RNA sequence: AGAGUUUGAUCCUGGCUCAGAACGAACGCUGGCGGCGUGCUUAACACAUGCAAGUCGCGCGAGAAAGGGAGCUUCGGCUUCUGAGUAGAGCGGCGCACGGGUGCGUAACACGUGGGUGACAUACCCCUAAGACCGGGAUAACCCACCGAAAGGCGGGCUAAUACCGGAUAAGACCACGGGAGUGGACUUCUGCGGUCAAAGGGGGCCUUCUUUGGGGAGGCUUUUACUUAGGGAGGGGCCCGCGGCCUAUCAGCUUGUUGGUGAGGUAACGGCUCACCAAGGCAACGACGGGUAGCUGGUCUGAGAGGAUGGCCAGCCACACGGGGACUGAGAUACGGCCCCGACUCCUACGGGAGGCAGCAGUGGGGAAUCUUGGGCAAUGGGGGCAACCCUGACCCAGCGACGCCGCGUGGGUGAUGAAGGCCUUCGGGUCGUAAAGCCCUGUCAGGGGGGACGAAUCCUCUGGGGUUGAACAAGCCCCAGGGCUGACGGUACCUUCAAAGGAAGCACCGGCCAACUCCGUGCCAGCAGCCGCGGUAAGACGGAGGGUGCAAGCGUUGUUCGGAAUUACUGGGCGUAAAGGGUGUGUAGGCGGCUCCAUAAGUCUGGUGUGAAAGCCCAGGGCUCAGCCUUGGAAGGGCGCCAGAGACUGUGGGGCUGGAGUGCCGGAGAGGAGGGUGGAAUUCCCGGUGUAGCGGUGAAAUGCGUAGAUAUCGGGAGGAACACCAGUGGCGAAGGCGCCCCUCUAGACGGUCACUGACGCUGAGGCACGAAAGCGUGGGGAGCAAACAGGAUUAGAUACCCUGGUAGUCCACGCCGUAAACGAUGGGCACUAGGUGUCGGGGGUAUCCACUCCCUCGGUGCCGCCGCUAACGCAUUAAGUGCCCCGCCUGGGGAGUACGGCCGCAAGGUUAAAACUCAAAGGAAUUGACGGGGGCCCGCACAAGCGGUGGAGCAUGUGGUUCAAUUCGAUGCAACACGAAGAACCUUACCUGGGCUUGACAUCGGGGGAAGCGGCCUGAAAGGGCGGCGUGCCCGCAAGGGAACCUCCAGACAGGUGCUGCAUGGCUGUCGUCAGCUCGUGCCGUGAGGUGUUGGGUUAAGUCCCGCAACGAGCGCAACCCCUGCCCGUAAUUGCCCCCGGGUAAAGCCGUGGCACUUUACGGGGACUGCCGGUGUUAAGCCGGAGGAAGGUGGGGAUGACGUCAAGUCAUCAUGGCCUUUAUACCCAGGGCUACACACGUGCUACAAUGGCUGGUACAGAGGGGUGCUAACCCGCGAGGGGGAGCUAAUCCCAUAAAGCCAGCCUCAGUUCGGAUCGGAGUCUGCAACUCGACUCCGUGAAGUCGGAAUCGCUAGUAAUCGCGGAUCAGCAUGCCGCGGUGAAUACGUUCCCGGGCCUUGUACACACCGCCCGUCACACCAUGGAAGCCAGCUGUACCGGAAGUCGGUGUCCUAACCCCCUCGGGGGAGGGAUCCGCCCAGGGUAUGACUAGUGACUGGGGUGAAGUCGUAACAAGGUAA
Repeated sequence: AGAGUUUGAUCCUGGCUCAGAACGAACGCUGGCGGCGUGCUUAACACAUGCAAGUCGCGCGAGAAAGGGAGCUUCGGCUUCUGAGUAGAGCGGCGCACGGGUGCGUAACACGUGGGUGACAUACCCCUAAGACCGGGAUAACCCACCGAAAGGCGGGCUAAUACCGGAUAAGACCACGGGAGUGGACUUCUGCGGUCAAAGGGGGCCUUCUUUGGGGAGGCUUUUACUUAGGGAGGGGCCCGCGGCCUAUCAGCUUGUUGGUGAGGUAACGGCUCACCAAGGCAACGACGGGUAGCUGGUCUGAGAGGAUGGCCAGCCACACGGGGACUGAGAUACGGCCCCGACUCCUACGGGAGGCAGCAGUGGGGAAUCUUGGGCAAUGGGGGCAACCCUGACCCAGCGACGCCGCGUGGGUGAUGAAGGCCUUCGGGUCGUAAAGCCCUGUCAGGGGGGACGAAUCCUCUGGGGUUGAACAAGCCCCAGGGCUGACGGUACCUUCAAAGGAAGCACCGGCCAACUCCGUGCCAGCAGCCGCGGUAAGACGGAGGGUGCAAGCGUUGUUCGGAAUUACUGGGCGUAAAGGGUGUGUAGGCGGCUCCAUAAGUCUGGUGUGAAAGCCCAGGGCUCAGCCUUGGAAGGGCGCCAGAGACUGUGGGGCUGGAGUGCCGGAGAGGAGGGUGGAAUUCCCGGUGUAGCGGUGAAAUGCGUAGAUAUCGGGAGGAACACCAGUGGCGAAGGCGCCCCUCUAGACGGUCACUGACGCUGAGGCACGAAAGCGUGGGGAGCAAACAGGAUUAGAUACCCUGGUAGUCCACGCCGUAAACGAUGGGCACUAGGUGUCGGGGGUAUCCACUCCCUCGGUGCCGCCGCUAACGCAUUAAGUGCCCCGCCUGGGGAGUACGGCCGCAAGGUUAAAACUCAAAGGAAUUGACGGGGGCCCGCACAAGCGGUGGAGCAUGUGGUUCAAUUCGAUGCAACACGAAGAACCUUACCUGGGCUUGACAUCGGGGGAAGCGGCCUGAAAGGGCGGCGUGCCCGCAAGGGAACCUCCAGACAGGUGCUGCAUGGCUGUCGUCAGCUCGUGCCGUGAGGUGUUGGGUUAAGUCCCGCAACGAGCGCAACCCCUGCCCGUAAUUGCCCCCGGGUAAAGCCGUGGCACUUUACGGGGACUGCCGGUGUUAAGCCGGAGGAAGGUGGGGAUGACGUCAAGUCAUCAUGGCCUUUAUACCCAGGGCUACACACGUGCUACAAUGGCUGGUACAGAGGGGUGCUAACCCGCGAGGGGGAGCUAAUCCCAUAAAGCCAGCCUCAGUUCGGAUCGGAGUCUGCAACUCGACUCCGUGAAGUCGGAAUCGCUAGUAAUCGCGGAUCAGCAUGCCGCGGUGAAUACGUUCCCGGGCCUUGUACACACCGCCCGUCACACCAUGGAAGCCAGCUGUACCGGAAGUCGGUGUCCUAACCCCCUCGGGGGAGGGAUCCGCCCAGGGUAUGACUAGUGACUGGGGUGAAGUCGUAACAAGGUAA
């Protein structure tokens, strides 16, 4: 620091996802040790049990028992001493308001931070000053009696105090009044007078008094502690204020103690805190009120930071203590382990009543994914009480449990290659696990055993000694120093030492990309994986296992959550023409921002100082545990806030001035600017009349419609409504919407010019207000044309459309609504700055002129082009999308959805504001290359057209589909499968079926035994095969024995074999586009890039053929040429070919002889043609047209030759080959059958339908081939197929071999025929082991369909089509097929509109498995979430009223009442004061009624989303077939 994912590829936008860090975690697998931390995040749910707050006898009174000793005893027990002034309880004091827990509530002065208190109080502690005198009456405990189950209560009696009360005193404090000083009001201080207010003792020591026999007591002195008053301090608190920190505006208005005042009450204290009265205020867009959520902070996590998230442990503050209310006590509480009341719950009960509150520590149940021991100790630290000892302390310190986290350590180290065994892989060679193991040599951490053994402890106290202080004191107390003594839960732990021993100690995740790590097997869109993209449909590096590897490691993964990456809310640090995003437009409120200059001020700002910013944490330095984590000491830092001082540039504020911004006046012209009124002509329609007659109208073509009742057409007249041709423009005006004949009236704005004036008056603008096309709505008019709806006619599979004929709302006017739009420049407004060129509209100036022009300059508007710059690109570019400033609006993935709910507006339609659940891994923008288009341009091809002949109809042949079958083996399937693989299925072939056999195999290699091989025979069998027996030996080495090679046979196992599967694992070969003219590369250039350029353009060509031009220049594969055949000529050569001369010869004949190679021919080699020549044309070019010559002319004709690639095209059955499958069978052998089936369908052919023909007879002329287990002549036989025969021929020699159409002659005469030959019957021939299934041919007989073929469709452009025969391959035989050969030998092409295919350029695109593409909506089915809904149910809350516990306060207080007062005085009475009771205010919970809000649920209903192959259509994307 980035990466993956939208595309064929690219750039951008944009979302999703990943890598990091973190955690109070949980879950899965695994788990050796230790240290330090940490551990109910859920039910503030309910709690059994124990413990968590007591202590003081030096405040007070009272005071046991058990046990033990002694005495007595009637043995029942009694007394006494001890236990012991102990225990327990009580009065009293202090504490219990701390410590500990939790996070419910709380959006608040609760918290944080900084201030204020001149508005406060503060127990214990410290300091200072002063004091503590004299009295009094009670009451617990205790005793007696009573009530109650209990809890508890009541009455009577006794008693003490540091309990309570009265009085005295008053330095001082307080109150009232007066005076002086300071200050900021209420304050402080000094002072005068009057009034009010205190107290308590306890412990120790001493002896000058008294008492006592003494001890001792009283008193005094002294000491200590406690007490009282006042002042101060410290620490802790109360209250007030500025500022700061959540979401929601789909909460916009809230408020009656409300805001303020006066007075009073209340409080420690200010205050509307409370009350009475008065006033009518107070708060709010800088977000009141309401709703939701939440304890706040130091900090913590993350981050570069800014920020975001968070608030567990620790620390500070707050709140709470079963839910709610209330006060009491107290310095302090409205009190966790106190009280009262109400409520819910639990428990006890004798049913009358009672008891209780773990959110203390443990622990239990429950909830939950999930969170510990009912431990030890007060040794330390801290707290309460106490003089102290000491007691208490679940605070705390320790231990226990949990890998929950962090840190540390170990599971060994060295050596060790035959690279062991084994596993896995393998191309079978090997590779790898792997120095890994074993083996050898070592070490000793941890764990284990033995031994030793801490620090934490120093106090308090006490003893000894010394010093000091108070004091009369050598008592005593207190203080200090030294030494001794006492105290450890953890714990016999840490640590040290020793013993033995490599011995006890490694897992988890991952390995397709991101992302580090790859193979095999299994599986076969199954099982499964998955964070995103995506894997899995028979070779899966993605599933599962294994081997191997990678990463971490006592852990590793997963899940959840937070921050990061995310500049993806953008302050730092984003955007808005087309990706999401400029408000439809203006006006203007608040607000924000604001020209030049001077002065002042100091709020902002800046500088310095100062205070604060708790501790812990973070950071730095040092130190302590062996290190680290952890702990500790010190330092530094710290946004912010307060105070003081200074600066004065900038902003603000106040004041003065200025004119450049803005505005006003004056002059001038331009304009569809707006409103109202008036007027005009053309046209349509309608009405009237004339002329006129058979149609008009409409369309692709028609029809509906109109018309003989007279239309259309035409002329004249009239009515009415709407809109204003030409001018008209790329023009003008307006803020936008929008505005168009002409005239008048009223009216707004802009512009130019010119001087004057005002003096910043400005810009923007949340809300608000106004305007706002069309359609639509209301009321009333109007209505010619047009025209939703509707009707009819067409079209169509349908046609609720497109087209046609009609036609109503509406369109028009007035008034009122609506308030939207692709309201668009898809571009908010203002100002300034930043090259130009050119057009146009309005104005001004200059030049020029007689003038109109022209030219130059300038202001304002409106267009085009274009630089810098900007942009993802397209593009924008002084009219910015450039560079800046100011203000407003808006955006944050797609769908759901501009929808639901709520609010507001509207008559309605609807508008506006505006979500969520759920779902997807994209949705998008621009540009690129293709492909495609019922887009365009140019151009080709038997593509169409022109023409000739066919196919489709018939019969037959053949192939295919289908069907059938035991099997009809398999493959080929649009063109580009279908007389194709088949250039030969009776057996064989043969791969199929049935049956019979065989298992090292029919075939290859290797081992062992035997035998050469081989030849013929018998039995059985359909054969294969099985069985039996006979003959018979060779070659090489070798002395013989024997061995060896080929071959045969037997045995064993490695292996053979497979036309079994996969052509979608492959090679090779082939088809096809297409013999089309294309396809690319290097370098350069352009572009961010895909990519482009070159290859486009202008010509030309059969051609990317060539020429010219050009940011391209070259090159490659293709084209062409080079090769073959053929056409002309020449040379060479000449038999088997040929024959000009001579001779012979025949019916004829190169038949024969001689001779020859001239010709023909054959074969080899060469020449020839190149637009070379001429003319024309063309850019002078390439070329084209014409001509000459020539056998041949513009590639002469034909062939071979097939670019980059496409179709997962075809072939695993030609062959080869990976993988899989099979192995007494899916291999192999054999016999028979099948591939030849047949109701059908299609393709390719043959033969025909006839007279350009058929038949019969005669007769002529080829080429190219083939031929030895072959072609076969003559001759003979047969009607014939053929048979016999055997000459010749290894073939320019012989044979196949008569070519046929043609020509000559004859018959047939239009007929299902003398056409046609199928089919069938009979008889034969040939091949072959064998023609039944199932061959070909021959003869005789039979003679079918068929009379030229529907829709449709094929071939061919010249020696071609058509027609005629001949040959060959395969082959024993079998040809209508195939491959070749020659004979005869046409017609037509105007032309490129159309069909098909193709090439180039261009255009659009939502296509890219590419139009056989993509894709929309309803319906049907399944699932999911959601809206509405009669209602049902719950929560929360408002208002009104009823009622009202406890309790404070107020009133009352006839009842009760010790102290004080009075009277009487044994006793009693009265008073003051206090209380009970009752009344009143307030009020918790409760009740009644009625609202608001929120959640759940609801028959039914609405749409939405999702879901491999459902239905209907075709809306959109190409002019998508009606542009959207």
Predicted 3D model of a 1524-nucleotide RNA (small-subunit ribosomal RNA) from an uncultured Pseudomonadota bacterium. Its Rfam family is "Bacterial small subunit ribosomal RNA". Its family is annotated with structural constituent of ribosome and ribosome in the Gene Ontology. Its mean pLDDT, the model's own confidence on a scale to 100, is 87.